[in-house]
Context: one part of a larger RNA
Molecule: small-subunit ribosomal RNA, 3' major domain
Organism: Dictyna sp. MH1
RNA sequence: AGACGGAAGGGCACCACCAGGAAUGGAGCCUGCGGCUUAAUUUGACUCAACACGGGAAAACUCACCCGGCCCGGACACAGGAAGGAUUGACAGAUUGAGAGCUCUUUCUUGAUUCUGUGGGUGGUGGUGCAUGGCCGCUCUUAGUUCGUGGAGCGAUUUGUCUGGUUAAUUCCGAUAACGAACGAGACUCCAGCCUACUAAUUAGUCGUUCCGAUCUCGGAGGUCGGACGCGCUUCUUAGAGGGAUUAACGGCAUGUAGCCGAGCGAGACGGAGCAAUAGCAGGUCUGUGAUGCCCUUAGAUGUCCGGGGCCGCACGCGCGCUACAAUGAGAGAGUCAUCGCGCGAUCUCCCUGUUCGAGGGAACCGGGUAAACGUAUGAAACUCUCUCCUGCUUGGGAUCGAGCUCUGCAAUUCGGCUCGUGAACGAGGAAUUCCCAGUAAGUGCGAGUCAUCAGCUCGCGUUGACUACGUCCCUGCCCUUUGUACU
Numbered sequence: 001a002g003a004c005g006g007a008a009g010g011g012c013a014c015c016a017c018c019a020g021g022a023a024u025g026g027a028g029c030c031u032g033c034g035g036c037u038u039a040a041u042u043u044g045a046c047u048c049a050a051c052a053c054g055g056g057a058a059a060a061c062u063c064a065c066c067c068g069g070c071c072c073g074g075a076c077a078c079a080g081g082a083a084g085g086a087u088u089g090a091c092a093g094a095u096u097g098a099g100a101g102c103u104c105u106u107u108c109u110u111g112a113u114u115c116u117g118u119g120g121g122u123g124g125u126g127g128u129g130c131a132u133g134g135c136c137g138c139u140c141u142u143a144g145u146u147c148g149u150g151g152a153g154c155g156a157u158u159u160g161u162c163u164g165g166u167u168a169a170u171u172c173c174g175a176u177a178a179c180g181a182a183c184g185a186g187a188c189u190c191c192a193g194c195c196u197a198c199u200a201a202u203u204a205g206u207c208g209u210u211c212c213g214a215u216c217u218c219g220g221a222g223g224u225c226g227g228a229c230g231c232g233c234u235u236c237u238u239a240g241a242g243g244g245a246u247u248a249a250c251g252g253c254a255u256g257u258a259g260c261c262g263a264g265c266g267a268g269a270c271g272g273a274g275c276a277a278u279a280g281c282a283g284g285u286c287u288g289u290g291a292u293g294c295c296c297u298u299a300g301a302u303g304u305c306c307g308g309g310g311c312c313g314c315a316c317g318c319g320c321g322c323u324a325c326a327a328u329g330a331g332a333g334a335g336u337c338a339u340c341g342c343g344c345g346a347u348c349u350c351c352c353u354g355u356u357c358g359a360g361g362g363a364a365c366c367g368g369g370u371a372a373a374c375g376u377a378u379g380a381a382a383c384u385c386u387c388u389c390c391u392g393c394u395u396g397g398g399a400u401c402g403a404g405c406u407c408u409g410c411a412a413u414u415c416g417g418c419u420c421g422u423g424a425a426c427g428a429g430g431a432a433u434u435c436c437c438a439g440u441a442a443g444u445g446c447g448a449g450u451c452a453u454c455a456g457c458u459c460g461c462g463u464u465g466a467c468u469a470c471g472u473c474c475c476u477g478c479c480c481u482u483u484g485u486a487c488u
Stems, first nucleotide, its partner, number of pairs: 001488002003485003007482007016472002020436005027323003031319004035314002043054002065309005071303001076119005086113001089108002092105003123297002126295003132291001134285003137281003144183006150159003162174001164173002188274004194243002198240004204234003207230003211227006250262004325429001329389007342375002346370001350369003354365004396426001401421006442464008
């Protein structure tokens, strides 16, 4: 100087608690992990910091695993053989999963590309993440880390980096053998709110009109909707440039310091995310890479391609989830509102409107869109209204299984979807555990990623929208100071 203490004192955190909310843990199913099984069930990762993670939703491919079968994509050098030919390819039949001349029978073809051996390469999702780079995760979401000069000490070291107050903060005030600085924090960047101020818009609207059409009205006048027109306008929409908030002003508290509390004015008086120091870990990744050392293998291949299987296997244990157990509900009609996205396919394959057919899934045919133009006003779901059901494992719940259609695709008993039937557990879940304070939790759908097809996943987006704190250090941990130690 650290590390540790069932040592003390401060401070802090919903990966801690308190007050609560929603869940998990119980059921069925989905999915990951272990185990078992298997020809193979490829493999990494195992406290936080492995386990809906590897962007890992694998029918082939992927693919590394298993069972078989081809191929050389064996550079280059040396030596041998070799134009009297090194070698290459092949119909048919046998053979074979195979229209692999793979092998065999049979012969033809080719012409120095090759063949044999040695050296040496190359490839490898082979090994080693305990040889490495890079990247990521974590210590660690807290406030921490360091230097120059000076001071103290023989020195390692220390002071600076602090008794106190204050802050989210080593943030400031102040104190002061320190003074001055640097990284981190903050500032900064992105997103969200405000602007009748600016710049604009036939890819956004709005306004007006002697116009035209439809509709309401007995008619006129007038209203609503659609179209046409306009050197019209920019409130709404879009998106550029800017502005705007600084504790500025006010009242308390406080050395009347840093600041804290309150009310007002205001669209905002703690909005959300990103980035993120020093030092480390034998954390993870050689299966991201034509990053990479060494080792292994290298033609009967651990290279590569093809066919099939597997990763999906099921006495069982654990984790993330989905659906429920109903009446604040289920079913049937009707009503009514979003936001993030996304759509290079052009010969048809993408997003798909519309029309027709079909119970539905879907099919056929026109057609728009390379997109503020078309899909799409994405007329979303929960929600609201009316009716039925009446507390019964019930019209709750949908597992499981049977039959039959359909779509994607070379390929589906085995991916999805639909119809009919069947209708299991489950009557709110023990010990224990997780997450969370505001447009948050929870409910609810939508989009994207993956994607030929397939979401119970993940990442975003809106919609409806609570309860309870606004504190504490009791538990679990973290930071600082003091202290003890037989540890380093």